Source information:
A computed fold for a 76-nucleotide RNA from an Erysipelotrichaceae bacterium, annotated as transfer RNA. The coordinates come from a structure-prediction model, not an experiment, and the mean pLDDT is 80. It matches the Rfam family "tRNA". Rfam links the family to the GO term triplet codon-amino acid adaptor activity.
RNA sequence: GCCAACUUAGCGCAAUAGGUAGAGCAACUGAUUUGUACUCAGUAGGUUACGGGUUCAAUUCCUGUAGUUGGCACCA
Numbered sequence: 001g002c003c004a005a006c007u008u009a010g011c012g013c014a015a016u017a018g019g020u021a022g023a024g025c026a027a028c029u030g031a032u033u034u035g036u037a038c039u040c041a042g043u044a045g046g047u048u049a050c051g052g053g054u055u056c057a058a059u060u061c062c063u064g065u066a067g068u069u070g071g072c073a074c075c076a
Base pairs, nucleotide, nucleotide: 001072002071003070004069005068006067007066010025011024013022019056027043028042029041030040031039049065050064051063052062053061
């Protein structure tokens, strides 16, 4: 330098032939306990990396940028 994949909650991840964004772990609250833990019930948490386009509607399709990972090439 070229090619490909990926980027979604604090963390590791789902969700697609476009139609209201989810569960698990962690966090917080309550119940239980003499108390802690376990267990049970509940709550909160997201501009779906950042722009642009198409569409009535985009996490999903097209496109630019950035980052991460992998492969290939170059090294006279």